[in-house]
Predicted 3D model of a 134-nucleotide RNA (c-di-AMP riboswitch aptamer (ydaO/yuaA leader)) from a Bacillota bacterium. Rfam family: c-di-AMP riboswitch aptamer (ydaO/yuaA leader). Gene Ontology terms of the family: regulation of gene expression and cyclic-di-AMP binding. From the family's description: This family represents a conserved RNA structure found upstream of the ydaO and yuaA genes in Bacillus subtilis and related genes in other bacteria. The source organism's lineage runs through Bacteria, Bacillati and Bacillota. It was read from a public genome assembly, where an Rfam model found it. The coordinates come from a structure-prediction model, not an experiment, and the mean pLDDT is 76.
């Protein structure tokens, strides 16, 4: 000096996934209840040529074209400036799971989730808005 592994640490990051209470001598876990936040089903009207079959549908950024596949292109998403938005630049992601022949929209109403995974080099520009200070 380079590489690999590990530890510590982080006003930290993705995500709806945070917070509180009960149970206990105290605390944790398990369990129960609630909650920020998030999702689905479900009239009229409207919409869909209908049903069956090859099915169809949902959460999510995770769709399309092309290919034997891959790569690639278009589209979509996240991060980087101590607030937010737009544009640009750089880097990265574009998976997975579920319902079970069934669901357009949808007031009332009904049901469900409220997890998990990461984090060592750091240091980006232009414009607009808001806020703060003087």
């Nucleotide at each position: 000096u380079c590489u690999u592994c590990g530890a510590u640490a982080a006003a930290g990051c993705c995500g709806a996934a945070u917070u509180c209470g009960c149970c206990u001598g105290c605390g944790a876990a398990c369990g129960c209840g609630a909650u920020a936040c998030g999702g689905a089903g479900g009239a009229a009207c409207c919409g869909u040529u209908c049903c069956c079959c090859a099915g169809g549908g949902g959460u999510u950024a995770a769709g399309g074209c092309c290919u034997c596949a891959g790569a690639g292109c278009c589209g979509g998403g996240c991060a980087g400036u101590a607030u937010u938005c737009c544009u640009g630049c750089u880097g990265c992601c574009u998976a997975a799971c579920c319902c079970g022949u069934c669901a357009g929209c949808u007031a009332a109403c009904u049901c469900c989730g409220g997890a998990g995974g990461c984090a060592a080099u750091a240091c980006c520009a232009g414009g607009a808005a808001a806020g703060g200070g003087u």